About this RNA: The RNA shown here (Guanidine-I riboswitch aptamer) has 109 nucleotides and comes from Marinomonas spartinae. The coordinates come from a structure-prediction model, not an experiment, and the mean pLDDT is 82. The RNAcentral record of the sequence draws on Rfam and Ribocentre. NCBI's taxonomy places the organism under Bacteria, Gammaproteobacteria, Oceanospirillales, Oceanospirillaceae, Marinomonas.

RNA sequence: GUAAUAGAAGGCUAGGGUUCCGGCUAUAUAGAAAAAUAUAGUGACUGGUCCGAGAGCAUUCGACCUUGUCAGUUUCAAGGUUACACGGCGGGACAAAAGCCCGGGAGAC
Numbered sequence: 001g002u003a004a005u006a007g008a009a010g011g012c013u014a015g016g017g018u019u020c021c022g023g024c025u026a027u028a029u030a031g032a033a034a035a036a037u038a039u040a041g042u043g044a045c046u047g048g049u050c051c052g053a054g055a056g057c058a059u060u061c062g063a064c065c066u067u068g069u070c071a072g073u074u075u076c077a078a079g080g081u082u083a084c085a086c087g088g089c090g091g092g093a094c095a096a097a098a099g100c101c102c103g104g105g106a107g108a109c
Stems, first nucleotide, its partner, number of pairs: 007061003011057002015051002020048002022045001023042007062082007084104001086107001090102003
């Protein structure tokens, strides 16, 4: 200097908003009250459903290496490795937002 690999999946969480459920408020049924039903509003409503990490967690699979072990090969088994990672603005999707996607981007060191 060049080439190749440095991977994937589901689960959980940080986080996120408001489709749905619930909460709260108002109005109506409605006559005194309570409860119920319907409509509308509300996420600076704790929540359930939902979205959710390249740089978060553990797990599984895969890849590479060593050994079991033989003249050699395949299969199987066991063990090891799977590194490092500061990061906007802005835009996009779904109901909407986000550490999701653009993006290991722009940039910084």